[in-house]
RNA sequence: UCCCAUGUUGUCUAGGGGUUAGGGCGCCUGGUUGACAGCCAGGAGACCUGGGUUCGAUUCCCAGCUUGGGAU
Numbered sequence: 001u002c003c004c005a006u007g008u009u010g011u012c013u014a015g016g017g018g019u020u021a022g023g024g025c026g027c028c029u030g031g032u033u034g035a036c037a038g039c040c041a042g043g044a045g046a047c048c049u050g051g052g053u054u055c056g057a058u059u060c061c062c063a064g065c066u067u068g069g070g071a072u
């Protein structure tokens, strides 16, 4: 320099045009306990950035950036 893939709460991930953006772990509150753990109930928190297409974009397209892999 070129090519391929990747990006969703703190973390791991599901979802690929109209979703209340779902789940596991973690976090917070309450209950249970003498207390802790565990268990039960509830709660907060997310679509990498900028354009384009579309009535409507986290989802499709382009560029950039990030991370990983490859070629020279």
Base pairs, nucleotide, nucleotide: 001071002070003069004068005067007065010025011024012023013022018055027043028042029041030040031039032038048064049063050062051061052060